[in-house]
Small-subunit ribosomal RNA, 3' major domain from Deltaproteobacteria bacterium RIFCSPLOWO2_12_FULL_44_12, 479 nucleotides, folded computationally. RNAcentral holds the full RNA, with entries from ENA and SILVA. Taxonomically the source falls in Deltaproteobacteria (Bacteria, delta/epsilon subdivisions).
Context: one part of a larger RNA
RNA sequence: UGACGGGGGCCCGCACAAGCGGUGGAGCAUGUGGUUCAAUUCGACGCAACGCGAAAAACCUCACCUAGGCUUGACAUCUCUGGAACCUUGUAGAGAUACGAGGGUGCCCGCAAGGGAACCAGAAGACAGGUGCUGCAUGGCUGUCGUCAGCUCGUGCUGUGAAGUGUUGGGUUAAGUCCCGCAACGAGCGCAACCCCUAUCCUUAGUUGCUAACAGGUUAAGCUGAGCACUCUAGGGAGACUGCCGGUGUCAAACCGGAGGAAGGUGGGGACGACGUCAAGUCCUCAUGGCCUUUAUGUCUAGGGCGACACACGUGCUACAAUGGCUGGUACAAAGGGUUGCCAAACCGUAAGGUGGAGCUAAUCUCAAAAAACCAGUCUCAGUUCGGAUUGAAGUCUGCAACUCGACUUCAUGAAGCUGGAAUCGCUAGUAAUCGCUGAUCAGAACGCAGCGGUGAAUACGUUCCCGGGCCUUGUACA
Numbered sequence: 001u002g003a004c005g006g007g008g009g010c011c012c013g014c015a016c017a018a019g020c021g022g023u024g025g026a027g028c029a030u031g032u033g034g035u036u037c038a039a040u041u042c043g044a045c046g047c048a049a050c051g052c053g054a055a056a057a058a059c060c061u062c063a064c065c066u067a068g069g070c071u072u073g074a075c076a077u078c079u080c081u082g083g084a085a086c087c088u089u090g091u092a093g094a095g096a097u098a099c100g101a102g103g104g105u106g107c108c109c110g111c112a113a114g115g116g117a118a119c120c121a122g123a124a125g126a127c128a129g130g131u132g133c134u135g136c137a138u139g140g141c142u143g144u145c146g147u148c149a150g151c152u153c154g155u156g157c158u159g160u161g162a163a164g165u166g167u168u169g170g171g172u173u174a175a176g177u178c179c180c181g182c183a184a185c186g187a188g189c190g191c192a193a194c195c196c197c198u199a200u201c202c203u204u205a206g207u208u209g210c211u212a213a214c215a216g217g218u219u220a221a222g223c224u225g226a227g228c229a230c231u232c233u234a235g236g237g238a239g240a241c242u243g244c245c246g247g248u249g250u251c252a253a254a255c256c257g258g259a260g261g262a263a264g265g266u267g268g269g270g271a272c273g274a275c276g277u278c279a280a281g282u283c284c285u286c287a288u289g290g291c292c293u294u295u296a297u298g299u300c301u302a303g304g305g306c307g308a309c310a311c312a313c314g315u316g317c318u319a320c321a322a323u324g325g326c327u328g329g330u331a332c333a334a335a336g337g338g339u340u341g342c343c344a345a346a347c348c349g350u351a352a353g354g355u356g357g358a359g360c361u362a363a364u365c366u367c368a369a370a371a372a373a374c375c376a377g378u379c380u381c382a383g384u385u386c387g388g389a390u391u392g393a394a395g396u397c398u399g400c401a402a403c404u405c406g407a408c409u410u411c412a413u414g415a416a417g418c419u420g421g422a423a424u425c426g427c428u429a430g431u432a433a434u435c436g437c438u439g440a441u442c443a444g445a446a447c448g449c450a451g452c453g454g455u456g457a458a459u460a461c462g463u464u465c466c467c468g469g470g471c472c473u474u475g476u477a478c479a
Stems, first nucleotide, its partner, number of pairs: 001479002003476003007473007015463002019427005026318008034309002042053002064304007073127001077126002079123005086103007107116003129293002132291003138287002140282003143278001145276001150189006156165003169180003195270004200238007209228003214225003241264001244258005320420001324379006336367003341360002346355003386417001391412007433455007
């Protein structure tokens, strides 16, 4: 000087408390451990691994296993030789591949012979290749403490020196934020602001958007003429600054209350992550040193595996019902996607879906039905008209191909489960809870993930205690 203390003081955070809803019990989904296996590829392991890498494992992916092949190689450059490329096709084989048959000649230079570019095949070697090892050799990227308020420097001063001072003190703040004081005076990286979205208004513009007035029109409808008022869209601006008033305060910074205002004291949300810590994570994104491999640890192919299953754990979904289930009717979103695509009307099918073909490169057409909600009826507390696992049968779709191993539909079947021990998690407002919608990936395949809106609470006395953190101080046999 740090670090640590079941030392002290001050302060903060859904840290506790006050509340609301969960997990832990059941079934299923998914990840992990374990076990098994020819293989169940690899990585990630307290918080900060475990719906994580994976924003998609039937083949491919693929790294694993079994079997069959190749050895200048699937891929790159160079040398030589031959042929344009390419197209059609036979036999064997699981395929890779092996042996054949037929067609076909282009571009540039050149009269021609021939040469060249691109591509293909053969030969030889330089070399290629490696998701092989080392993240404790590394770059880059990332997590974490933590959006916590800290971390430092120059000069000066103090100290023999390591160092200290500044950065401590008195107030204040979300903040090393600001004020005052002070052997310090300044400065940098952080904080804040500048950026984006959102809440109000003005203005410009008016189609694909909108419809107040006028006219037409219908069972109805901005449907049509018309208009750009309104909504909206998207450019530009205004607005919030403790600016004003009162009080408290040290005459300060600031705090409390009020006015006006759409909004009030950082308005709400996002992006943004200081010096550093964990030899944290990643050599399997990529890049890269070293090591290893070179008829194999490379590469091609078929099939299998990553999907196993006495069990254990994490994360979720669905429930256990009446604030509910079922049937019928009737409303109201936002944000997105769409030409290898989204797919309307109409028709067929109980349905998944099929036929069909209008429109749309989309404020025009379409996915598209929002669902909870509301209205009416029914069920009457039961393992039930709750719950839907499991299983049987029949189908649909995608795709070379759904056996291992896809999703969905219909009929039948109807398991556990009656609110969950110890323990433990999230959340302070348009939040929790609850309800649906969209997107990425994607041929197909979400209960995951990323977004979007609808309905919409309860509680916070307070800081004694648990956890984490900041500042000052104290002790130390620790560094």